Predicted 3D model of a 72-nucleotide RNA (transfer RNA) from Candidatus Competibacter sp. The coordinates come from a structure-prediction model, not an experiment, and the mean pLDDT is 82. It matches the Rfam family "tRNA". The organism belongs to Candidatus Competibacter, within Bacteria. The sequence is in RNAcentral, with records from ENA.
RNA sequence: AGGAAAGUAGCUCAGUGGGAGAGCAGCUGACUCAUCAUCAGCCGGUCGAGGGUUCGACUCCCUCCUUUUCAC
Numbered sequence: 001a002g003g004a005a006a007g008u009a010g011c012u013c014a015g016u017g018g019g020a021g022a023g024c025a026g027c028u029g030a031c032u033c034a035u036c037a038u039c040a041g042c043c044g045g046u047c048g049a050g051g052g053u054u055c056g057a058c059u060c061c062c063u064c065c066u067u068u069u070c071a072c
Base pairs, nucleotide, nucleotide: 002070003069004068005067006066007065010024011023012022013021018055026042027041028040029039030038048064049063050062051061052060
């Protein structure tokens, strides 16, 4: 050089064409003498980059980037 997989919130991950989400973490409040726990709410995203298809793309197609892996 070549084959395969992955890239979505601070972290771990869902999401197979129309609403971008969960848990943990963080913040606020309730409860408590206080802490922990529990409960309620909030915050947090250019969906790796660029094009294409489509009325419409995290999702389908192409190229590139990064990481992991197989073989040599």